[in-house]
RNA sequence: CGAGAUCAGGGGACUGUCGCCGCCGCAAGGGGGAGGAAAGUCCGGACACCAUAGAGCAUCGUAGCGGGUAAUGCCCGUCCGUCGUGAGGCGAGGACAAGUGCAACAGAAAGUAUGUACAGGCCGGUCGAAAGAUCAGUGCUGUAGUGAAACCAGGUAAACUCUACGAGGUGCAAGCCCAUGUAGGUGAGCGUUGAAGCUGCUCGCUGAGCUCACGGGUAGGGUGCUUGAGCCCUGAGGUAACUCAGGGCCUAGAAGAAUGAUAGUUUAAUACAGAAUCCGGCUUAUUCCUGAUCUCGGUUU
RNA sequence: GGGUGUAUAGCUCCAACGGUAGAGCGUUCGAUUCCAAAUCGACAGGUUGGGGGUUCGAAUCCCUCUGCGCCCGCCA
Numbered sequence: 001c002g003a004g005a006u007c008a009g010g011g012g013a014c015u016g017u018c019g020c021c022g023c024c025g026c027a028a029g030g031g032g033g034a035g036g037a038a039a040g041u042c043c044g045g046a047c048a049c050c051a052u053a054g055a056g057c058a059u060c061g062u063a064g065c066g067g068g069u070a071a072u073g074c075c076c077g078u079c080c081g082u083c084g085u086g087a088g089g090c091g092a093g094g095a096c097a098a099g100u101g102c103a104a105c106a107g108a109a110a111g112u113a114u115g116u117a118c119a120g121g122c123c124g125g126u127c128g129a130a131a132g133a134u135c136a137g138u139g140c141u142g143u144a145g146u147g148a149a150a151c152c153a154g155g156u157a158a159a160c161u162c163u164a165c166g167a168g169g170u171g172c173a174a175g176c177c178c179a180u181g182u183a184g185g186u187g188a189g190c191g192u193u194g195a196a197g198c199u200g201c202u203c204g205c206u207g208a209g210c211u212c213a214c215g216g217g218u219a220g221g222g223u224g225c226u227u228g229a230g231c232c233c234u235g236a237g238g239u240a241a242c243u244c245a246g247g248g249c250c251u252a253g254a255a256g257a258a259u260g261a262u263a264g265u266u267u268a269a270u271a272c273a274g275a276a277u278c279c280g281g282c283u284u285a286u287u288c289c290u291g292a293u294c295u296c297g298g299u300u301u
Numbered sequence: 302g303g304g305u306g307u308a309u310a311g312c313u314c315c316a317a318c319g320g321u322a323g324a325g326c327g328u329u330c331g332a333u334u335c336c337a338a339a340u341c342g343a344c345a346g347g348u349u350g351g352g353g354g355u356u357c358g359a360a361u362c363c364c365u366c367u368g369c370g371c372c373c374g375c376c377a
Stems, first nucleotide, its partner, number of pairs: 001297010012266007020033002023030002035272001039283002042281005047171004054203004059167005064078005079093001080091004094162002099160002101156002111152001116144005121138002124135004175223004185214006196206002216376002230249008302373007311326004320357001329343004350366005
C1' cells in the first nucleotide's frame, strides 16, 4: 500500500421567532417531549383475570459440557464437527446397540439381504487307465458394474418414537371503578342423564345457564399508565457474560392521538424509520463519520 | 394495539406419511368454415412468494423476510 476478519462509539450542536402535547405555578413564568431499531410479533418474563393454577394422558418446545440471568430458544466460556491459506465464521451438537417406518432413478439385489457377470473352491453324476473334460448344485472366497448408501451393531429422529428437562389458559380491546340509557325482550338449539368456568380429553372443584339469529340501549369519564429486573459515575469480584457496594439523577404518556416549521452559525451529519401496558433478547431495515485489535499478500529499510 | 390464517401455470384448484408437479378454463398453432363461434387435434407455459438450513433428495420438514386476508368494545 492492497485485500479482509472481529468489535466499539455517534445517529448532530448552538441561537432567535412562531406553533403542538403533558407537568408545576393564583399568575408572570419554569421545566420535559420518540428509536437504535419505537418495526416483525419470533422467543422469554412482569402484570391482570380465570381455582392460591390442581392430578393424569395427549400436544408443543428445548437438547455436547460448564456458567450468567427474573426468565429464555438469549448471552459468556469451552470441547467436538465443518468451512476458510489465515484472522475467524457456522452448527436444533442426546439416542438408529428398544421398536416401527422410509430410500425415486439406476442396479441382479435396497434391509429377513441377495447371488447378476467373471475367476476360483467344495460336493455329486457321466466319459476316461490317469491327467482332465463336461453337466447340475452350493454363497464357501475374490473381483466387477449401479447408486447418496451394497451388510456394516449401515443411513435417516428439522420421520414416528425413546430419554432428560420445561410449558395451565387468555392478553391492557387483560382487568377494576363511576356515569348515561333501556325492552332483566322475542325465536330456535343444547342443558341437573351436568350448562359454563376450562384449553384437546378424563378426573377433581364450583353448580345453572350457554350458543346462534332478530330487536333495544350506550359509544362518555376515570384507573391500569409509567419510578423501572431504570439511567450515569466511581470502586471491588469474575477469563467473560454478569454481579456487588457507594454516590448522583427523574428522562414522553396521547385518545383525531403531540414531539413541528422557519432564519442564521457550524459540522461528515445524511439513511432506515415514528412510542400506545412495560421490560430482557433475537431477527430484519439503514446513508455516512470516527476509533480499536487482528489476519493474509506485496513493496521498502 | 392484540390474536390468527394463507401464498403452487394468466385464472380456479389437486399432489396423505419427503422421491423430482398435474387437472379444468384461458393463450398460441393447426384442422373445420366464405369469415367467425362451437367442435377436434397439438404444443408451450412453473426459481411451488423471496432467502437460508436439515436430508442422497424439499411444493412437503425447520428458520427468516415479504404480500394478502380474518377475528377481538360495553349493558341487559